[in-house]
Context: one part of a larger RNA
Molecule: small-subunit ribosomal RNA, 5' domain
Organism: uncultured bacterium
């Protein structure tokens, strides 16, 4: 872990090993109106029309505020899995004089002109649908061009310095690159350069499977020169040239496996394992591919092909749980179609604040591990009953029970009732000095009327389970008759069986015991 049988409660934990099988339904990625046009819902407000009114329609973007649409940031974190991979994956210790790195942080320096579109809206139109096409309009922190610019890069002098191929400074000259606003006036945002911080790419030495019943293995295959391409070296590519590279120190091939912190097990060496947690790699219906991006060759994005499955009006569309639940299927087996952003923690966002099956909690399960309970003391006519036996008698079950006294944990009631909350906005008050920062004060709690204390009543609601031939702690009676069974070994039963099956007793263990598997 299952199975059997048995079961009172907490606390902590863990919970598809099997098909990376195929999945109905919901949720698992947003957000920002302080960038834009707008204006579909919705609420005010304002103006008509109907009514005495209340009200009910209609207009109106004037305000809050906002569905879609442009646009910015985020979807590359988080969350699952372990196919794949024997490799620089992965664990260590180098190294990049070959390299990137949005948001964050420090310094410096700048933000001047101007243009053309487009989508949403509107009018048509095609199609069953998915969705598409077509014509007018129109903003923008979305697009382009001009300027300017330390910068980049060439080409020529020149100094300074180091760790091969560099670094870092001048000075002339040619080329080339920038910006974006909003606004409630608080602030929040934009370029360009250099440093830093995080992250992250490569590149090496050294280490960890199995077979030799796998001995040769290789043509971008080893190097060289140029030259593409890349953030960056590199046969990573590609032209030309040489014929090289590996291998009994195991090369190639074939099988097998995700690596490591750890984990179990051992007095240590050592042997096993790699669950939950924490690092890294890998994959996201099978296979290949690139787009956009600081980051990707992208689980819940594109595109192409394939298999499945679904919709079709038969023309063509649609989907992808190894995200949380949860269905079916497999299997000896693994749970809720559950709550809340309260705390932590991530995205947006000036904030308020939304979204957050990441957390956080609750349900399920004796699945593990730990604790507690099932009462405590007293009490001999050793009642009665049951086993046994040498049977008027005695042994045992047994201080066990009754019975007397005493407690009340868990359980019921019935009252009270948390920590988790630091703080936001706003205010106060100090410090520096024009926006930051300390303190104080000041809303929020899903769990949960939970945990918790405290009072009431009564011993009351609460033990099983394998074994007892030796190994191995624990015996007799009866039934059966190599039959029925038993059994981990050795082995037991054919008429007195401690070994089978029952009964009394008895012994280990305890909310659990057992058998099976498996590692030491």
């Nucleotide at each position: 872990a299952a199975c059997g049988c048995u079961a009172g409660c907490g606390g902590c934990a863990g919970g598809c090993u099997u098909a990376a099988c195929a999945c109905a339904u919901g949720c698992a990625a947003g957000u920002c109106g302080a960038g834009g046009g707008g204006c579909a819902g919705c609420g005010c407000g304002g103006g008509g029309u109907a009514g005495c009114a209340a009200u009910a329609c209609c207009c109106u973007g004037g305000c809050g505020g906002c569905g879609a649409c442009c646009g910015g940031c985020g979807g590359a974190a988080g969350g699952g899995u372990g196919c794949g991979u024997a490799a620089c994956a992965c664990g260590u210790g180098a190294g990049c004089g070959a390299c990137u790195u949005g948001c964050c942080c420090g310094u410096c320096a700048c933000a001047g002109g101007g243009a053309g579109a487009u989508a949403a809206c509107c009018g048509g139109c095609g199609g069953a649908a998915a969705c598409g096409g077509c014509g007018a309009c129109u903003a923008a922190u979305a697009u382009c061009c001009c300027a300017u610019a330390u910068g980049a890069u060439c080409c020529g002098g020149u100094g300074c310095u180091a760790c091969a191929u560099g670094g870092c400074g001048u000075c002339g000259g040619g080329u080339u690159g920038a910006a974006a606003g909003a606004u409630u006036c608080a602030u929040c945002g934009g370029u360009g350069a250099c440093g830093g911080a995080u992250a992250g790419g490569c590149u090496c030495g050294c280490g960890g499977g199995a077979c030799a019943u796998u001995a040769g293995c290789u043509g971008g295959a080893c190097g060289g020169c140029g030259g593409g391409g890349c953030a960056a070296c590199g046969g990573c590519c590609c032209a030309c040239c040489g014929u090289g590279g590996c291998g009994a120190c195991g090369a190639u091939g074939u099988c097998u496996a995700g690596g490591g912190g750890u984990u179990c097990u051992g007095a240590g060496a050592g042997g096993a394992a790699g669950a939950u947690c924490c690092c890294c790699c890998a994959c996201a219906c099978u296979g290949g591919a690139a787009c956009u991006g600081a980051g990707a060759c992208a689980c819940g994005g594109u595109c192409c092909a394939g298999a499945c499955u679904c919709c079709u009006a038969c023309g063509g569309g649609a989907g992808g749980c190894a995200g949380c639940a949860g269905u079916g299927a497999g299997g000896a087996a693994u749970a809720u179609u559950g709550g809340u952003c309260a705390a932590u923690g991530g995205g947006c966002g000036g904030a308020a604040g939304c979204c957050u099956g990441a957390a956080c909690c609750a349900g399920c399960c004796a699945u593990g591990c730990c604790g507690c309970g099932u009462g405590a003391a007293g009490g001999a006519a050793u009642a009665a009953g049951g086993c046994c036996c040498u049977a008027u008698g005695g042994g045992u079950c047994g201080u066990a029970a009754a019975c007397u006294u005493c407690u009340u944990u868990a359980g019921a009631c019935g009252c009270a009732g948390a920590g988790c909350a630091a703080u936001a906005a706003g205010g106060g008050u100090c410090u520096c000095g024009u926006g930051a920062g300390g303190c104080c004060c000041g809303a929020u709690g899903a769990g949960a009327g939970u945990a918790u204390g405290c009072g009431u009543a009564g011993a009351a609601u609460a033990a099983g389970c394998a074994u007892c031939g030796g190994c191995u702690a624990a015996c007799u009676c009866c039934g059966u008759g190599c039959c029925a069974g038993c059994a981990g070994c050795c082995g037991c039963g054919g008429u007195a069986a401690u070994a089978c099956g029952g009964g009394g007793g008895a012994u280990g263990c305890g909310a659990g015991c057992g058998u099976u598997a498996u590692c030491c």